Molecule: c-di-GMP-I riboswitch aptamer
Organism: Paenibacillus donghaensis
């Protein structure tokens, strides 16, 4: 450092099945892709808004909930080639 290569690994959309209030997670199924698509919300960004809070309501703020496949940050790591 990923041009080539091997063994290989992961798994978007979308169906099913499950928990959840959503967001979104698990599970098979499928493959878009991806060399950190391995880990960790620490900075920033996004989503959601059960509870709260204000309201006559409609509604609107709001993370203590998510997202690592948004973008930086730390940690580890497979194989080549230098």
């Nucleotide at each position: 450092a990923g041009u080539a290569a091997a063994g290989g690994g992961u798994a978007a959309a979308c169906c099913u099945g499950c928990c959840g209030a959503a967001a979104g997670a698990c599970a098979g199924g499928g493959g878009c892709a991806c060399a950190a698509a391995g880990u960790c919300g620490c900075g920033g960004g996004u989503c959601u808004a059960a509870g709260g809070u204000a309201g006559a309501a409609a509604u609107a703020c709001u993370a203590a909930g998510a997202c690592a496949g948004c973008c930086g940050g730390a940690c580890u790591g497979c194989c080549u080639g230098g």